About this RNA
This is a predicted structure of a 73-nucleotide RNA (transfer RNA) from an Erysipelotrichaceae bacterium. It matches the Rfam family "tRNA". From the family's description: Transfer RNA (tRNA) molecules are approximately 80 nucleotides in length. The coordinates come from a structure-prediction model, not an experiment, and the mean pLDDT is 83.
[in-house]
Formats: sequence, C1' cells, structure tokens
RNA sequence: GGGGCUUUAGCUCAGCUGGGAGAGCGCCUGGUUCGCAAUCAGGAGGUCACCGGUUCAAACCCGGCAAGCUCCA
Repeated sequence: GGGGCUUUAGCUCAGCUGGGAGAGCGCCUGGUUCGCAAUCAGGAGGUCACCGGUUCAAACCCGGCAAGCUCCA
C1' cells in the first nucleotide's frame, strides 16, 4: 500500500426482505428475610462509531471517514 470482517444500552451481543430499537448480565426501587444471598415485580439507561446521500420512511441501501481484528505484499 491492497483485500476481508467488526463498530447498536455500563459489559457481551441479537436485530430476517427498509417501517415496533431489543435480550442476557449489571445498575436503581419495592416485596419476601432479623439481615445478606437467592428469588419475584417494576424502573432508569441509546447521537445504532462519525459525516453526507438515496427514500414517504434508514441500525439496515450508497459514498466518505475513524478505530479494532485479520490476510496478502
């Protein structure tokens, strides 16, 4: 220098053929207990890395860019 993959909640990750942004763990509140753990119920938490484009509508399609992993040279 060139190719491929990844980037979504604090963490690990889903998200199908463009239309509802989600799960587990963690966190907060409450119940249960003398208390803790466990468990049950509820809740908060999001610039879908970033910039632009297409579209009635974009996490998803297109272009650019950044970072990480990897292959080739």